Bacterial RNase P class A from a Deltaproteobacteria bacterium, 373 nucleotides, folded computationally. Its Rfam family is "Bacterial RNase P class A". From the family's description: Ribonuclease P (RNase P) is a ubiquitous endoribonuclease, found in archaea, bacteria and eukarya as well as chloroplasts and mitochondria.

RNA sequence: UGAGCCGGUCGGGCAGUCGCCGGCGUCGCAUCAAGCGGCGCGGGAGGAAAGUCCGGACUCCACAGGGCAGGGUGGCCGUUAACGGCGGCGCGUCGCGAGACGGGGAAAGUGCCACAGAAAAUAAACCGCCCGCGGCCUUCGGGCCGCAGGUAAGGGUGAAACGGUGAGGUAAGAGCUCACCAGAUCUGCCGGAGACGGUGGAUGCUCGGUAAACCCCACCCGGAGCAAGACCGAAUAGGGAGGCGGACGGCCCGUCCGAUGCCUCCGGGUUACGGUCGCUCGAGCCACCGGGCAACCGGUGGCCUAGAGGAAUGACUGCCGGGGCCGCUUUGCUGCGGCCCGACAGGAUCCGGCUUACAGACCGACUCAGGCU
Numbered sequence: 001u002g003a004g005c006c007g008g009u010c011g012g013g014c015a016g017u018c019g020c021c022g023g024c025g026u027c028g029c030a031u032c033a034a035g036c037g038g039c040g041c042g043g044g045a046g047g048a049a050a051g052u053c054c055g056g057a058c059u060c061c062a063c064a065g066g067g068c069a070g071g072g073u074g075g076c077c078g079u080u081a082a083c084g085g086c087g088g089c090g091c092g093u094c095g096c097g098a099g100a101c102g103g104g105g106a107a108a109g110u111g112c113c114a115c116a117g118a119a120a121a122u123a124a125a126c127c128g129c130c131c132g133c134g135g136c137c138u139u140c141g142g143g144c145c146g147c148a149g150g151u152a153a154g155g156g157u158g159a160a161a162c163g164g165u166g167a168g169g170u171a172a173g174a175g176c177u178c179a180c181c182a183g184a185u186c187u188g189c190c191g192g193a194g195a196c197g198g199u200g201g202a203u204g205c206u207c208g209g210u211a212a213a214c215c216c217c218a219c220c221c222g223g224a225g226c227a228a229g230a231c232c233g234a235a236u237a238g239g240g241a242g243g244c245g246g247a248c249g250g251c252c253c254g255u256c257c258g259a260u261g262c263c264u265c266c267g268g269g270u271u272a273c274g275g276u277c278g279c280u281c282g283a284g285c286c287a288c289c290g291g292g293c294a295a296c297c298g299g300u301g302g303c304c305u306a307g308a309g310g311a312a313u314g315a316c317u318g319c320c321g322g323g324g325c326c327g328c329u330u331u332g333c334u335g336c337g338g339c340c341c342g343a344c345a346g347g348a349u350c351c352g353g354c355u356u357a358c359a360g361a362c363c364g365a366c367u368c369a370g371g372c373u
Base pairs, nucleotide, nucleotide: 001369002368003367004366006364007363008362009361010360012320013319014318015317016316017315018314020044021043023041024040025039026038027037028036029035046344050355051354053353054352055351056350057349058225059224060223061222065253066252067251068250070221071220072219073218074217075089076088077087078086079085091102092101093100094099104216105215109214110213111210112209113208126155127154128151129150130149132147133146134145135144136143137142163181164180165179166178167177168176182206183205184203185202186201187200188199189198190197191196229277230276231275232274239266240265241264242263243262244261245257246256247255248254284303285302286301287300288299289298290297291296322341323340324339325338326337327336328335
């Protein structure tokens, strides 16, 4: 310098004018169950607020029990409130590399495996090869045809054809036998916290793929959700009719409540889905120090940062700053002017993650190749 790989930060700034939504203070007007208006002060979206895919907090159901069914996760260790997240490590595949991606079991059982192919998993005989018998031909070496067998060495089909190479063996062949290689099962020793790694022994054992097919193993999981739920006010009402035991996750067990009960419908009343709380101080944010490879944890100090349940956070102008294009200028660096661009997107109980979207700007670690010193 070029190519690449991994991670992080930011997501325009200032001022003016006009608005919007909460809070506090104050004044005025109403007097109502909580009200309306003016002025002032101060606050007002994000890195993803998004998708709602996981996990938790919180609330109610009976603080929620046992079994079955169902769902989820899946190398090991750690981290955490928890997780399917994250960190470190291990193994496999890919890459020269920095790195990226993947994950229980197919040698427990069942099922399935398109097309092609004779055969797709208790292997299989289409071509070929070989033995035997019969017939025909013969240049007497043999050849052709048929029948009955043997053969997985060779050909062909396929994503995949039941270990590989060589030798022996055989009528031809075959782990049939042997040597080496690869794998499997059983078993020992060493290292490691563990996944796992290293190194021996025995057995010719050679067994395809698929579990996001059923299934097996280990671990985890009750349901509904802030329209959760609690309180207050108004109206009436202990209204009428009908039905019945009801509730606790789909089922069973078991438990709890229970006729002053529960469910459905009708009628009546009201501005009546009216108000308040839940509601935003929290597994919070920032800085420093300490522990840990890291995720993360601990300590000290500082800070308060939307809380309207149908939803405000906007628009315009000017200046500065960023990027692009054009013109003029400069040998060049550059300077001046004009025009344009600035994304993705927006809270709705809160938090930790994941995933997805994104104009552009910046920073750091590392790898490979080339050049120069």
Source information:
It was read from a public genome assembly, where an Rfam model found it. The model forms 97% of the base pairs in the Rfam consensus.